Overview
A computed fold for a 78-nucleotide RNA from Desulfatibacillum alkenivorans DSM 16219, annotated as c-di-GMP-I riboswitch aptamer. Its mean pLDDT, the model's own confidence on a scale to 100, is 80. Of the family's consensus pairs, 95% are formed in the model. The sequence is in RNAcentral, with records from ENA, Rfam and Ribocentre. Rfam family: c-di-GMP-I riboswitch aptamer. Rfam describes the family as follows. GEMM was predicted in a large-scale screen for bacterial structured RNA regulatory elements. The organism belongs to Desulfatibacillum alkenivorans, within Bacteria.
RNA sequence: UUUGUUCUCAGCCAAACCUGUUGCAAAGCGGGGACGGAAAGCCACGGGUCCGCGUCCGCGGACAGCCGGGUUGCCUGC
Numbered sequence: 001u002u003u004g005u006u007c008u009c010a011g012c013c014a015a016a017c018c019u020g021u022u023g024c025a026a027a028g029c030g031g032g033g034a035c036g037g038a039a040a041g042c043c044a045c046g047g048g049u050c051c052g053c054g055u056c057c058g059c060g061g062a063c064a065g066c067c068g069g070g071u072u073g074c075c076u077g078c
Stems, first nucleotide, its partner, number of pairs: 004078002012037002017032006035065001041071003045068003048063006
C1' cells in the first nucleotide's frame, strides 16, 4: 500500500413520530427526535415502488434509508 474480516474510540448521517414551510400529490427543506447506517456520501443508468396527467400506448415527477450498477471516501485491532 492492497484485499479480507472483527471489536473499540472520536467524529458523521438520521427512520417512525411531532412541528413550521413549499408542492395538486408522491415528496422536499428547517427545527425537535433516534429506529438504524461503513458509504444511510454523490449519480435516476437498469429493475422496483409511489404521485400527477392521459381512454390506452405513454408523458412528466418523487424515492440513493428497496435491489443492482457507476463514482469518491474517514478512524481503528488482527